[in-house]
Context: one part of a larger RNA
């Protein structure tokens, strides 16, 4: 001089970094106080303040004792707890150990929970709650070639198969296309039957009955799924509430919106900064938002994203030093 692991740093205090990563601050107990929101149950140990040791006065409650003709009462002893007051010590009184940094705003997911043993702990999965669709028991579903068995010591408030995913608010149009259930007077349509027939047998040939199953007719979107264009039009302009016009199963309602979804985009406005491709709030012409493939909102939770702020710091301006250990280099 290099690597690990602790420990400290004057001044600044995130200037560093894709990001305060990583380290520090905070830390138990008592008292005081405790804001927006809120599903009234939380939020909350919110925040933010004091105290915290020893030794004496002095007051209160209070065990047990003894005494006092008053006795639920006083006075003494031994004790416990607790107030308050003054006074010791040290930089420092939870003095070591142990021991929450704190606020706000946004977006997912309602929570707890469970996951990729040994790159991923989450927005993934689950879940109460909705909801659809099958099943009346010799059910239905599952497993066996079957007997037989599982759900079931069960019986619709059951059980099986899906989809969504607390709760508040609500689910708009469309059955033309695939699917799925009902119906069918009639059409189509297979072997077997019956009956004709090649003079008979065997093969063959035609006719006729006739299942599902298909055309045919409903029905169904919380089934798989879709939810347009082109013109013109209002006494500034701009806009189109309004009117034609082509089409289509039906032309995307309410919400939301540059979004975990927006190409163009670092979209335009305002807030935050000295300065912002962040972030938050508004607009909205949505490349390509949208309603149980859920749509929007949400208090309460999260080793979940992300952005601010205080407070704190050797991350940093800018390096230093100290302690123990590896390894190495020299000389022994």
């Nucleotide at each position: 001089a290099u690597c690990u692991g602790a420990c400290u740093a004057a001044g600044g205090g995130a200037a560093u970094u894709c990001g305060g990563c990583a380290a520090a601050u905070u830390a138990g107990c008592c008292c005081c106080g405790u804001g927006c929101c809120u599903u009234u149950g939380g939020u909350a140990u919110a925040a933010g303040g004091g105290g915290u040791u020893c030794c004496u006065g002095u007051a209160a409650u209070u065990g047990u004792u003894u005494c006092u003709g008053u006795a639920u009462a006083g006075a003494g002893g031994c004790g416990a707890u607790u107030g308050u007051a003054g006074g010791a010590u040290g930089c420092a009184a939870a003095u070591a150990u142990u021991a929450g940094g704190g606020u706000g705003g946004u977006c997912c997911g309602a929570c707890u929970g469970u996951u990729u043993a040994a790159c991923a702990a989450a927005a993934a999965c689950a879940u109460a709650g909705c909801u659809u669709u099958c099943u009346g028991c010799u059910a239905g579903c599952c497993u066996g070639u079957a007997a037989a068995g599982g759900u079931g010591u069960g019986u619709a408030c059951a059980g099986a198969a899906g989809g969504u995913g607390a709760a508040g608010u609500c689910u708009g149009c469309c059955c033309a296309g695939u699917g799925c259930c009902c119906g069918u007077a009639c059409u189509u349509u297979a072997a077997a039957c019956u009956c004709c027939u090649u003079u008979u047998c065997a093969a063959g040939g035609g006719a006729g009955c006739u299942a599902a199953g298909a055309g045919c007719g409903g029905g169904u979107a919380a089934a798989c799924g879709g939810c347009g264009g082109g013109a013109g039009u209002a006494a500034c302009u701009a806009u189109a509430a309004c009117u034609c016009u082509c089409u289509u199963a039906a032309g995307g309602u309410a919400g939301c919106g540059a979004a975990a979804u927006g190409c163009c985009u670092u979209g335009c406005c305002g807030u935050u900064u000295g300065a912002a491709u962040g972030a938050c709030g508004g607009c909205u012409u949505g490349c390509a938002u949208g309603a149980a493939u859920g749509g929007c909102u949400u208090a309460a939770c999260g080793a979940g994203a992300u952005c601010a702020c205080c407070g704190c710091u050797g991350u940093c301006c800018c390096u230093a030093g100290u302690c123990a250990g590896a390894a190495u280099c020299c000389u022994c």
The part of an RNA shown here (large-subunit ribosomal RNA, domain IV) has 332 nucleotides and comes from a Candidatus Woesearchaeota archaeon.
The organism belongs to Candidatus Woesearchaeota, within Archaea.
Its Rfam family is "Archaeal large subunit ribosomal RNA". Rfam links the family to the GO terms ribosome and structural constituent of ribosome.
It was read from a public genome assembly.